Predicted 3D model of a 326-nucleotide part of an RNA (large-subunit ribosomal RNA, domain IV) from Candidatus Vidania fulgoroideorum.
Its mean pLDDT, the model's own confidence on a scale to 100, is 85.
Taxonomically the source falls in Candidatus Vidania (Bacteria, Pseudomonadati, Pseudomonadota, Betaproteobacteria).
The RNAcentral record of the full RNA draws on ENA.
Its Rfam family is "Bacterial large subunit ribosomal RNA".

[in-house]
Context: one part of a larger RNA
RNA sequence: CUCAGGAGAAGGAACUCGGCAAAUUAAUACCGUAACUUAGGGAGAAGGUAUACCAAUAUAUUUAAAUAUAUUGGUCUCAGUAAAAAGGUAGCUGCGACUGUUUAAUAAAAACACAGCACUCUGCAAACAUGAAAAUGGAAGUAUAGGGUGUGACGCCUGCCCAGUGCUGGAAGAUUAAAAUUUUAAGGUUUAUAGCUUUAAAAUUAAGUCCCAGUAAACGGCGGCCGUAACUAUAACGGUCCUAAGGUAGCGAAAUUCCUUGUCGGGUAAGUUCCGACCCGCACGAAUGGCGUAACGAUGGCUAUACUGUCUCCUCCUGAGGCUCA
Numbered sequence: 001c002u003c004a005g006g007a008g009a010a011g012g013a014a015c016u017c018g019g020c021a022a023a024u025u026a027a028u029a030c031c032g033u034a035a036c037u038u039a040g041g042g043a044g045a046a047g048g049u050a051u052a053c054c055a056a057u058a059u060a061u062u063u064a065a066a067u068a069u070a071u072u073g074g075u076c077u078c079a080g081u082a083a084a085a086a087g088g089u090a091g092c093u094g095c096g097a098c099u100g101u102u103u104a105a106u107a108a109a110a111a112c113a114c115a116g117c118a119c120u121c122u123g124c125a126a127a128c129a130u131g132a133a134a135a136u137g138g139a140a141g142u143a144u145a146g147g148g149u150g151u152g153a154c155g156c157c158u159g160c161c162c163a164g165u166g167c168u169g170g171a172a173g174a175u176u177a178a179a180a181u182u183u184u185a186a187g188g189u190u191u192a193u194a195g196c197u198u199u200a201a202a203a204u205u206a207a208g209u210c211c212c213a214g215u216a217a218a219c220g221g222c223g224g225c226c227g228u229a230a231c232u233a234u235a236a237c238g239g240u241c242c243u244a245a246g247g248u249a250g251c252g253a254a255a256u257u258c259c260u261u262g263u264c265g266g267g268u269a270a271g272u273u274c275c276g277a278c279c280c281g282c283a284c285g286a287a288u289g290g291c292g293u294a295a296c297g298a299u300g301g302c303u304a305u306a307c308u309g310u311c312u313c314c315u316c317c318u319g320a321g322g323c324u325c326a
Stems, first nucleotide, its partner, number of pairs: 001321008010312002014310001019307001027051005036041001038153001052075010076080001088305007095297002100112002116151007128137003154292004159222003164219002166215005173210003180204010223241005250284001251281001262278005
C1' cells in the first nucleotide's frame, strides 16, 4: 500500500450526481397515536414509560403444587431485552391501483400481466388455430360459452368529425374474367349456309370495383386572417376564407415547454432541482383513454429530524495479503 474488521476530540452531510457506504433504530408489556381514507386502513404512525435479583402480601385457576396479574419492602452494577439476534422516522410530489412477471450472465422499471371495462367475430361439423390430408385442439365446452382486439382497480367522465382508409349492409345503373349458350360472317367437309368443325365478330352472364348508406372504446383527424370597449391593455362582439369536423370537459413550463434557470409565491444566507400558482399548450387532451385517488412500491424527484469518519482531516488498533531482509 490492498483487503476485511474495531475505535475516535470538536463539528455533523460541509462529502457526493445522489447520505452511496456506515451509523442510528430494534425485543416484550403498558400508555399514546395526526392528515387522509375505498371506513378495511393509515398504524409498530409519531411519541413515551417499564424490564435484573431477593423477600412478603393480595387476587384468579375449588385447596395444594405451579402459573399469571397487582402491590409493598429490600440488594448490586457504569450498564438489568447488561452478550447475540431484532424497524430509523416524518413531510411534499411524479408514475403505476394493488399481490405478481421480465432482459438465465450490465436494465426489476413508469415496461409486461392483472381483476374490471368496451368493441368485434362465432348457432356448433362454431368462429379461430395446427396440418399436404386424414385429423386434432377449441371442448367431452354451447352465446352467463369460445376466439380476436384495445383499455387497465376504484371515483367523475369519455366531446366534435364517416371527407380519406378499413369494416358492415344495399342493390337501380356503369364497368368487368375464363368457360358456356345464342346469333351473324368467312373457310373446311358435304348434293345441301342440315349437321360437324376452324376462325372472326356480336349478344347474354358473377363476385369485385364505381355507386348509395351505416360505423370512430375501427385506422385516424379535431384551422387561418382582419377589426372592435370613453387612459392603456385585452377582446365578451363582428367580418372573411377554408374544412369531413375545427380540440369540448379536465389538465397544463408537465416523464410532454424549444425560447427557459418563463413569471409570481414558498422553502434556503444563497435553490438550473422541488412544491404551489399563472397560461403565451414551439408540439396536452379524453379506452394509441382524460383528470383525480386511500392503500401498496428493493420505483423517480425534493425536504426535515435522528444518526454518524461521507466529509473538515485524518489518526490509532486487530487480522490477511503484498513488500523488505534472513